The part of an RNA shown here (small-subunit ribosomal RNA, 5' domain) has 485 nucleotides and comes from an uncultured Alphaproteobacteria bacterium.
Context: one part of a larger RNA
């Protein structure tokens, strides 16, 4: 010097940050992922036209047209955003590498024919307490499945053989197929780099290489059969223990030493272990299953549930916030679009946790009174108060009142700022004073009571202990403690 700090004592304002370092410990309640009606049938509510019943303003039916919207289907849920358990490892940092995939997005070019069965929605009807289900019948699509056709595309034994599509609507666009090339993101491998132990010395049978299979988008023992005996290791194998890694922070004149909070890249992980589904993408945080643990319904037969998202709660712990507010702004998913969703994010609340910046008043006054000390003469607190003369900064009022918004739209707000007003008025504390180290005297006290970072003070003249006066230091803070250099 420096902190994500705590603790004591105190405490006026703003501006910018920061805020569970401990139980990856359990969690009540809200909110955190939706969206499209310009894929697709149907339900409902309403207009308007017709028609029929009539109790004459209602009921039902039929056309068109508006809202809505359970479901089917598309696209997203793999991004955001939370933690650092695990992980010593191609995890991560740089630097190369071939065997590969890549929705959407540009961009080139070729299409976009013609038919089929189905099923939810919904009806009937059953089973259950309940989550949820059975069964039989009806339907539609941009859902599904054959047919045709194929520059280009993929296999080939070079002869051939195989694959596609979807439409909608406000009529001008949005879509759909195939195939080139580009970005973007992601898989893989490979040099070299950063911890500790030897009181851990040998570890390995899929182990190391081939070969033929398989799989995978993709190279490989990734697996699997058969063959061979290798491969790693004192330049530390393996095994303990410990840790997310980096850009960086902190300290240092460097060199170096600690450390990885905020914010970015990266990488794990999502109650615990364990699989795959689906997708372009996952073995998937607010999906699925199976199994453990723990909670909670239960009609006892079963079923639900995962905050290391945002709040917030209870436990741990010295010790870390508010169960706000808006989608106006930047970004994001959906949608031609109006829109919608958004605890991302932009704001406000809370804490002197930090880092800045102001302010608690200025100028003149006699040496007042009180207080301390005294050599009793005084000297000191001290120009400090009082008075007198002024200013109003910040906090009070009261008035205007933005930027942030390209043409609308402002949570933040009547916020920031600006002008009047009125009055020194509402704003100082903490340490320390025996050397180290800036600051000295009286009194109590008597090796007690205490102090105390080292040396050390106290046993009757304590500048070291407790109180006063007095001075020192820093200042809305000031000391301890803790922890690195």
């Nucleotide at each position: 010097a420096a902190c994500g700090a705590a603790c004591g004592c105190u405490g006026g304002c703003g501006g910018c940050a920061g805020g569970c370092u401990u139980a990856a410990c359990a969690c009540a309640u809200g909110c955190a992922a939706g969206u499209u009606g310009a894929a697709c049938g149907g339900g409902a509510u309403u207009u308007g036209c017709g028609g029929u019943g009539c109790u004459u303003g209602c009921a039902u039916c039929g056309c068109a047209g508006a809202u809505u919207u359970a479901g089917u289907a598309g696209c997203g849920c793999a991004c955001u955003g939370g933690u650092g358990a695990g992980u010593a490892a191609c995890a991560c940092g740089u630097g190369g590498g071939a065997a590969u995939g890549u929705a959407u997005c540009u961009u080139u070019u070729a299409g976009u024919g013609g038919g089929g069965a189905a099923u939810a929605a919904c009806u009937g009807u059953u089973g259950g307490a309940a989550a949820c289900g059975g069964c039989a019948g009806c339907u539609a699509a941009u859902a599904c499945c054959g047919c045709a056709u194929a520059c280009g595309c993929c296999c080939u034994g070079a002869g051939g053989g195989g694959g596609a599509a979807a439409g909608a609507u406000u009529a001008a666009u949005c879509g759909c197929u195939g195939a080139g090339a580009g970005g973007u993101c992601a898989g893989c491998c490979c040099g070299c780099g950063g911890a500790a132990g030897a009181u851990u010395a040998g570890g390995u049978a899929g182990u190391u290489g081939g070969u033929g299979g398989g799989g995978u988008a993709a190279a490989g023992g990734c697996c699997u059969a058969c063959c061979a005996a290798g491969c790693c290791u004192a330049c530390g194998a393996u095994c303990u223990a410990u840790a997310g890694c980096u850009g960086g922070u902190c300290u240092g004149a460097g060199a170096g030493g600690a450390c990885g909070a905020u914010c970015a890249g990266c990488c794990a992980c999502a109650u615990u272990g364990g699989a795959a589904c689906u997708g372009a993408g996952a073995c998937a945080c607010g999906g699925u299953c199976c199994a453990g643990a723990c909670u909670c319904c239960u009609a006892c037969g079963g079923g639900a549930g995962g905050c290391a998202g945002c709040a917030g709660u209870g436990a741990g712990g010295a010790a870390u916030a508010u169960u706000g507010g808006g989608c106006a702004a930047u970004g994001g998913g959906g949608g031609c679009a109006a829109c919608c969703c958004u605890g991302a994010c932009c704001c406000a609340g809370c804490c002197a946790u930090g880092c800045c910046g102001c302010g608690u008043g200025a100028g003149u006054g006699a040496g007042a009174a009180g207080g301390u000390u005294u050599u009793c003469g005084a000297a000191u607190u001290g120009u400090a108060a009082a008075g007198c003369u002024c200013u109003u900064u910040c906090a009070g009022g009261u008035g205007a009142g933005a930027a942030g918004a390209u043409g609308a739209u402002g949570a933040c707000g009547g916020u920031a700022u600006c002008a009047c007003c009125a009055g020194a008025a509402g704003a100082a504390g903490c340490c320390c004073c025996g050397g180290c180290a800036a600051a000295c005297u009286u009194c109590g006290u008597g090796c007690c009571a205490g102090c105390a970072g080292c040396c050390g003070c106290g046993g009757u003249a304590a500048u070291a202990c407790g109180a006063a006066g007095g001075g020192g230091g820093c200042g809305a803070g000031c000391g301890u403690u803790g922890u690195u250099c």
The RNAcentral record of the full RNA draws on Greengenes. Model confidence (mean pLDDT): 88 of 100.